[in-house]
Context: one part of a larger RNA
RNA sequence: GAACGAACGCUGGCGGCGUGGAUUAGGCAUGCAAGUCGAGCGAGUCGUAGUUUUAGUUUACUACAGACGAGCGGCAAACGGGUGAGUAACACGUGGAUAAUUUGCCUUCAAAUUGGGAACAACUUGCCGAAAGGCGAGCUAAUACCGAAUAACACUACAUUUUCGCAUGGAGAAGUAGUUAAAGGCGGGGACUUAAUUUUUCUGGCUUGCCAGAGAAAUUAGGCCUGUCGUUUGAAGAGAAGUCCGCGUCCUAUCAGCUUGUUGGUGAGGUAACGGCUCACCAAGGCAUUUGACGGGUAGCUGGUCUGAGAGGAUGGUCAGCCACACUGGGACUGAGACACUGCCCAGACUCCUACGGGAGGCUGCAGUCGAGAAUCUUUUGCAAUGGGCGAAAGCCUGACAAUGCGACGCCGCGUGAGCGAUGAAGGUCUUCGGAUCGUAAAGCUCUGUUAGGAGGGAUGAAAGUGCUUAAGGCUAAUAGUCUUAAGUAUUGACAGUACCUUCAGAGGAAGCCACGGCUAACUCCGUGCCAGCAGCCGCGGUAAUACGGAGGUGGCAAGCGUUGUUC
Numbered sequence: 001g002a003a004c005g006a007a008c009g010c011u012g013g014c015g016g017c018g019u020g021g022a023u024u025a026g027g028c029a030u031g032c033a034a035g036u037c038g039a040g041c042g043a044g045u046c047g048u049a050g051u052u053u054u055a056g057u058u059u060a061c062u063a064c065a066g067a068c069g070a071g072c073g074g075c076a077a078a079c080g081g082g083u084g085a086g087u088a089a090c091a092c093g094u095g096g097a098u099a100a101u102u103u104g105c106c107u108u109c110a111a112a113u114u115g116g117g118a119a120c121a122a123c124u125u126g127c128c129g130a131a132a133g134g135c136g137a138g139c140u141a142a143u144a145c146c147g148a149a150u151a152a153c154a155c156u157a158c159a160u161u162u163u164c165g166c167a168u169g170g171a172g173a174a175g176u177a178g179u180u181a182a183a184g185g186c187g188g189g190g191a192c193u194u195a196a197u198u199u200u201u202c203u204g205g206c207u208u209g210c211c212a213g214a215g216a217a218a219u220u221a222g223g224c225c226u227g228u229c230g231u232u233u234g235a236a237g238a239g240a241a242g243u244c245c246g247c248g249u250c251c252u253a254u255c256a257g258c259u260u261g262u263u264g265g266u267g268a269g270g271u272a273a274c275g276g277c278u279c280a281c282c283a284a285g286g287c288a289u290u291u292g293a294c295g296g297g298u299a300g301c302u303g304g305u306c307u308g309a310g311a312g313g314a315u316g317g318u319c320a321g322c323c324a325c326a327c328u329g330g331g332a333c334u335g336a337g338a339c340a341c342u343g344c345c346c347a348g349a350c351u352c353c354u355a356c357g358g359g360a361g362g363c364u365g366c367a368g369u370c371g372a373g374a375a376u377c378u379u380u381u382g383c384a385a386u387g388g389g390c391g392a393a394a395g396c397c398u399g400a401c402a403a404u405g406c407g408a409c410g411c412c413g414c415g416u417g418a419g420c421g422a423u424g425a426a427g428g429u430c431u432u433c434g435g436a437u438c439g440u441a442a443a444g445c446u447c448u449g450u451u452a453g454g455a456g457g458g459a460u461g462a463a464a465g466u467g468c469u470u471a472a473g474g475c476u477a478a479u480a481g482u483c484u485u486a487a488g489u490a491u492u493g494a495c496a497g498u499a500c501c502u503u504c505a506g507a508g509g510a511a512g513c514c515a516c517g518g519c520u521a522a523c524u525c526c527g528u529g530c531c532a533g534c535a536g537c538c539g540c541g542g543u544a545a546u547a548c549g550g551a552g553g554u555g556g557c558a559a560g561c562g563u564u565g566u567u568c
Base pairs, nucleotide, nucleotide: 001568002567003566004565006564007563008562009561010560013414014413015412016411017410018409019407020406026370027369028368030367031366032365035075036074037073040072041071044068045067046066047064048063049062050061051060082325083324084323091249092248093247094246095245096244097243098242101241102240103239106237107236108235109234110233111232112231113230114148116146117145123138124137125136126135127134128133154179155178156177157176158175160173161172162171163170164169184229185228186227187226188225189224192223193222194221195220196219197218198217199216200215201214202213203212204211205210206209250297251296252295257287258286259285262284263283264282265281266280267279268278269277300322301321302320303319304315305314306313307312327348328347329346330345331344350361351360352359353358380403381402382401386400387398388397389396390395417447418446419445420444427438428437429436430435451509453504454503455502456501457500461495465491466490467489468488469487470486471485472484473483474482475481512557513556514555515554516553517538518537519536523552524551525550526549527548533540534539
């Protein structure tokens, strides 16, 4: 000199963009942070409409593009968000390998989607418990569950063969035998057809308004055809993940020897997958000695950031990638994916409730609180945008995110006025008492109107999606329906009446901090008298101190200035 997630002292007008728990990975009140789907399913409540009934929207039944909240079921909850405790390690970075692997949703292609069954919640009912909750009996649906059928380009076994490579081996062809699957939902249609209900015609019987048969019409539900979303099997892709290897990655030898699943083999088990990953048996190996094993200390790693001419040194906050963790320790379950922050089980510490028998909890999510600390913010608004989950969609959810508030914490910009103005006023300070200086500074005159204030107008961020209308094209038997594309139209803004623009009045509301002995830009007076004090170094102060304290003046920077800390 530069820098900072800074702190402290004095001071403080405005705006933009950033940024803000670095210490106790200490404890947490309260609210919110993961739901969604009725176009998977049954029952219920409410509403509306109709029929019936009633004195009566009273009762009963039926229907609905209706609403609601529990339950079964599906998908999501493994993302997003936080923190850096642990970790010196294939954790990270970089470059490779997988001929040792997996992959839900998504895309493309091929084939299929047949036919049955038994339950369990909800619900009803009985019981136990203070509660959390639990037990028994009965009923019921499904895209929940379980058999069966079908079966290949899938899998397994056997044998044949082509080709390639990088050792194990890979890719492919045809064959035999065996094994393995599924679920439906929402729409549309007219010819035929099935079943049910209602109305009606004819015939027959008689008990004269009932039964039987045949026909017609209408409605509903299927069969059939068809659209779309699903479901099952397989092949490929994309994206994602697992595993392995080369190289690189702090200090310490006052750590020199370390190791028994240890090192290797055979076999078995296990895994998506290789492997002592695990086990049985066998062998006795493996690592290290300046290329540092093992141990100890410290630490998340990187892109980057700061500094520096560079080489280098220091650092890893915000943002981005990876890893690890979720009260502490351990464990598995579910699932494509977890050994799972707001899932489960066990143990422990802590807190809370309790009827003392027993239960509940986990902010290193967003706010907020206590504590410790030099020190770090709103218990705000909104899903309008971007993104995510679910859904056919409308939409719902989203403390991700977008915004807002607070803090001169940082960077940048602007302002605190401009011009003229000498009786060089008054006043302060100094004085050699003549004057000098503050000083064109003020006053005064003439202007301007940034900003703050008042008034008026007033955005971009919104385009998609969806509804309706029209047109073209695809599927289709179809002019239904639906999908795609195009045009028109309707609809959506938290921020925010904000930014911005216009206008009104008016110099009005807006300057401090540090220094002045040398280094180092800037000097005099008074007070003090080795005292009080200053100080980064040298050093000042003991009666004229440019070094202490005050004043005037001057210098520097400026909404900041100085000090402290740390790095180069």